[in-house]
RNA sequence: GACUCAUCCAGAGCGGUGGAGAGACUUGGCUCGAUGAAACCGCGGCAACCUCCGAAGACUCGGAACGGUGCCAAUUCCAGCAGAGGACAACUCUGGGAGAUGAGCG
Repeated sequence: GACUCAUCCAGAGCGGUGGAGAGACUUGGCUCGAUGAAACCGCGGCAACCUCCGAAGACUCGGAACGGUGCCAAUUCCAGCAGAGGACAACUCUGGGAGAUGAGCG
């Protein structure tokens, strides 16, 4: 990387190194950044997918957080495709696509 399932409007940052970009890709928008971006390291934290405990028997509910992951600007930053509402507007909503994370599978 392929496939399956679940979740994605909640939550949680300081320091050091570094030195100009970053927000997945692409187009547009918007935003963050020399009051220091990405990346890496240390420490801290959030959450509760795996895990553990209890109830249970609805793959449901409650609890824990040593361990395996993940995450810590903005809804996955927003839109793009199809449709609905609306006044052909602004705007709102539904679905899809793409992506991320976990667990499983080969």
The RNA shown here (SAM riboswitch aptamer (S box leader)) has 106 nucleotides and comes from a Chloroflexota bacterium.
Lineage of the source: Bacteria > Bacillati > Chloroflexota.